[in-house]
RNA sequence: GGACCUGUCGCCCAGCCAGGAAGGGCAGCGGCCUUUUAAGCCGUACGGCAGGGGUUCGAAUCCCCUCAGGUCCA
Numbered sequence: 001g002g003a004c005c006u007g008u009c010g011c012c013c014a015g016c017c018a019g020g021a022a023g024g025g026c027a028g029c030g031g032c033c034u035u036u037u038a039a040g041c042c043g044u045a046c047g048g049c050a051g052g053g054g055u056u057c058g059a060a061u062c063c064c065c066u067c068a069g070g071u072c073c074a
């Protein structure tokens, strides 16, 4: 220098190909249970699509650029 992969709540992932109000687990908070803690059960808030631009009525998803990490080639 070139090609490819990855980036989504505090953490780990799904969803992306094939556009239509972003879901699950753990953690957190509240309650039940328990002598208490833990475990188990029930409920629940905040909050997240790496950044910018474009297409579109509508973008996590499609296109372009950039950033970060990784693999391979030279």
Base pairs, nucleotide, nucleotide: 001073002072003071004070005069006068007067010026011025012024013023020057028044029043030042031041032040050066051065052064053063054062

This is a predicted structure of a 74-nucleotide RNA (transfer RNA) from a Thermoplasmatota archaeon. The source organism's lineage runs through Archaea, Methanobacteriati and Thermoplasmatota. RNAcentral holds the sequence, with entries from ENA.